This is a predicted structure of a 75-nucleotide RNA (transfer RNA) from Hydrothermarchaeales archaeon (SeqCode).
NCBI's taxonomy places the organism under Archaea, Methanobacteriati, Candidatus Hydrothermarchaeota, Hydrothermarchaeia (SeqCode), Hydrothermarchaeales (SeqCode).
RNAcentral records the identical sequence in 2 taxa.
Its Rfam family is "tRNA". Rfam links the family to the GO term triplet codon-amino acid adaptor activity.

RNA sequence: GCCUUCGUAGCCUAGUCAGGAUAGGGCACCGGCCUUCUAAGCCGGGAGUCGCGGGUUCGAAUCCCGCCGGGGGCG
Numbered sequence: 001g002c003c004u005u006c007g008u009a010g011c012c013u014a015g016u017c018a019g020g021a022u023a024g025g026g027c028a029c030c031g032g033c034c035u036u037c038u039a040a041g042c043c044g045g046g047a048g049u050c051g052c053g054g055g056u057u058c059g060a061a062u063c064c065c066g067c068c069g070g071g072g073g074c075g
Stems, first nucleotide, its partner, number of pairs: 001074007010027004020058001029045005051067005
């Protein structure tokens, strides 16, 4: 340099192929209940520029283009 794959909350992950309206789940975190205390369990809560920019569209995490970063392959 070329090909390929991935990037979504503090961490992991679903959704992407085939656009549809409030972006879902688990762990962690915070508060409450329970307990002598802790753990477990139950209830509630906060946290997301969906890597960045642009385009298409009534509407983009999803489609298109460019760029950045990680993994794999080729030279």